[in-house]
Annotation
Transfer RNA from a Phycisphaerales bacterium, 74 nucleotides, folded computationally. The prediction has a mean pLDDT of 82. It matches the Rfam family "tRNA". The family's RNA type in Rfam is transfer RNA.
RNA sequence: GGGCGUGUAGCUCAGCCUGGUAGAGCACGGCAUUGAAAAUGCCGGUGUCGGCGGUUCAAAUCCGCCCGCGCCCA
Numbered sequence: 001g002g003g004c005g006u007g008u009a010g011c012u013c014a015g016c017c018u019g020g021u022a023g024a025g026c027a028c029g030g031c032a033u034u035g036a037a038a039a040u041g042c043c044g045g046u047g048u049c050g051g052c053g054g055u056u057c058a059a060a061u062c063c064g065c066c067c068g069c070g071c072c073c074a
Base pairs, nucleotide, nucleotide: 001073002072003071004070005069006068007067010026011025012024013023020057028044029043030042031041032040050066051065052064053063054062
């Protein structure tokens, strides 16, 4: 230098192909329960969807460029 994959909540990831209200588990906070805890039950999402731009009535999703990480080729 070229190619492929990947980037979404504090962490691990789904959703993208087929555009239409941003989600799951764990963690965390509140309440119940307990003498006090653990466990359990109920409630709560805390996010510029890596960045910029384009297409569109509408973009996490499609297109272009750029950035980080991983692998392969040279």